[in-house]
Context: one part of a larger RNA
Molecule: large-subunit ribosomal RNA, domain IV
Organism: marine eukaryotic metagenome
RNA sequence: CCGUGGUUAAGGAACUAGGCAAAUUAACACCGUAACUUCGGGAUAAGGUGUGCCUACACUGUGUGACGAGACUUGCUCUCCGAGCGCAGAAAGGUCGAAGUGACCAGGGGGUGGCGACUGUUUACCAAAAACAUAGCACUCUGCUAAGUCGUAAGACGACGUAUAGGGUGUGACGCCUGCCCGGUGCCGGAAGGUUAAGAGGAGGGGUUAAUUUCUUCGGAAAUGAAGCUCUGAAUCGAAGCCCCGGUAAACGGCGGCCGUAACUAUAACGGUCCUAAGGUAGCGAAAUUCCUUGUCGGGUAAGUUCCGACCUGCACGAAUGGCGUAACGACUGCCCCACUGUCUCAACCACGGACUCA
Numbered sequence: 001c002c003g004u005g006g007u008u009a010a011g012g013a014a015c016u017a018g019g020c021a022a023a024u025u026a027a028c029a030c031c032g033u034a035a036c037u038u039c040g041g042g043a044u045a046a047g048g049u050g051u052g053c054c055u056a057c058a059c060u061g062u063g064u065g066a067c068g069a070g071a072c073u074u075g076c077u078c079u080c081c082g083a084g085c086g087c088a089g090a091a092a093g094g095u096c097g098a099a100g101u102g103a104c105c106a107g108g109g110g111g112u113g114g115c116g117a118c119u120g121u122u123u124a125c126c127a128a129a130a131a132c133a134u135a136g137c138a139c140u141c142u143g144c145u146a147a148g149u150c151g152u153a154a155g156a157c158g159a160c161g162u163a164u165a166g167g168g169u170g171u172g173a174c175g176c177c178u179g180c181c182c183g184g185u186g187c188c189g190g191a192a193g194g195u196u197a198a199g200a201g202g203a204g205g206g207g208u209u210a211a212u213u214u215c216u217u218c219g220g221a222a223a224u225g226a227a228g229c230u231c232u233g234a235a236u237c238g239a240a241g242c243c244c245c246g247g248u249a250a251a252c253g254g255c256g257g258c259c260g261u262a263a264c265u266a267u268a269a270c271g272g273u274c275c276u277a278a279g280g281u282a283g284c285g286a287a288a289u290u291c292c293u294u295g296u297c298g299g300g301u302a303a304g305u306u307c308c309g310a311c312c313u314g315c316a317c318g319a320a321u322g323g324c325g326u327a328a329c330g331a332c333u334g335c336c337c338c339a340c341u342g343u344c345u346c347a348a349c350c351a352c353g354g355a356c357u358c359a
Base pairs, nucleotide, nucleotide: 001354002353003352004351005350006349007348008347010345011344014343019340027051028050029049030048031047036041038173052095053094054093055092059089060088061087062086065085072084073083074082075081096100108338109337110336111335112334113333114332115330116329120132121131136171137170138169139168140167141166142165148157149156150155174325175324176323177322179255180254181253184252185251186248187247188246189245190244193243194242195241199237200236204232205231206230207229208228211224212223213222214221215220256274257273258272259271260270283317284314295311296310297309298308299307
């Protein structure tokens, strides 16, 4: 010097990213206990007091009595009743120490914000959370051979269930609520018209050549060309879908700009204008969201980029991609206070084990 323990004057968070770590608290009985609240809680709230031993198998209460065992012992003839053992308990007087839950074991407490209602779940081996789940709420699909899922299929699950059921999606207890927009995308409905595949259809065109005609060197060549076979093929008919017409936002999503105006100034209830499918309602707001920003004001401190309460100029909150509240809860996260301490001022000593030196 390092590790693990122990103690420490005065101070007491000045340490530090942060009271990390340590310390404090702690059992039982009694007294006492606030805001708030969903009336259950909050609550062991907080804050106090007591605790040994002796008198004393005293006093008070108590009939529970395993097993042994015909049933704890005993009085009375059994039961009943009474007494004892056992068990439980308050008070009184006394007494010792610095100290009596004498060691061990055994909540620190309070206030105020954020987030998530809660118990629960999770990154086996760096994340336990505000993430996931949740009950509740809503939309949507499904009439049973259900929808949906697995499988090529048979078949199985769903379910030996039947819309108070089952599947999917979103939100996330509870309270108060959940505004406007259907132009785009999606979904649902509609069927008049437009477009349209395979297929149907077959006008027309091509190939081949029996035959005919012409030419001929008489071998043949060329032209025309029926039927059949074959290749191709226009019009026309032709479903869903798309176009089209409606609906639908707790479907995906979206929710403006400029200019002027009141008898101080400032501001603009008011007016004008452009654009849009519609221009953000309630509530909240420098917020887990605010760039400028340590915004401004108030509170707390001697001093506060954090914190709490306001303001609103919301760069870029906002209503089930939920909004705003909320008792209880949390190994979550911010701030403050009390208590407590070697975290620190500032370090010291002790014990044990290392390191180090020698063997």